[in-house]
RNA sequence: GGGACUGUAGCUCAGUGGUAGAGCGCGCGGCUCAUAACCGCUUGGUCGAUGGUUCGAUCCCAUCCAGUCCCACAA
Numbered sequence: 001g002g003g004a005c006u007g008u009a010g011c012u013c014a015g016u017g018g019u020a021g022a023g024c025g026c027g028c029g030g031c032u033c034a035u036a037a038c039c040g041c042u043u044g045g046u047c048g049a050u051g052g053u054u055c056g057a058u059c060c061c062a063u064c065c066a067g068u069c070c071c072a073c074a075a
Stems, first nucleotide, its partner, number of pairs: 001071007010024004018055001025043001027041004048064005
């Protein structure tokens, strides 16, 4: 320098045009003499950024940012 993939809750990941979910975790409660485990409830996000398309964008398009990998060049 060229290319591919990834970016969504504190963490791991779903969702791929129609008001965003799960598991784990945090908090509260139950159980227990108590703790853990287990059970119930709750808590959670301007979907990496900015524009565009659309009646409507996490989803489609463009550019940029960050990360991972491959190729090339140089050493």

A computed fold for a 75-nucleotide RNA from Candidatus Moranbacteria bacterium CG2_30_45_14, annotated as transfer RNA. Taxonomically the source falls in Candidatus Moraniibacteriota (Bacteria, Bacteria candidate phyla). Its Rfam family is "tRNA".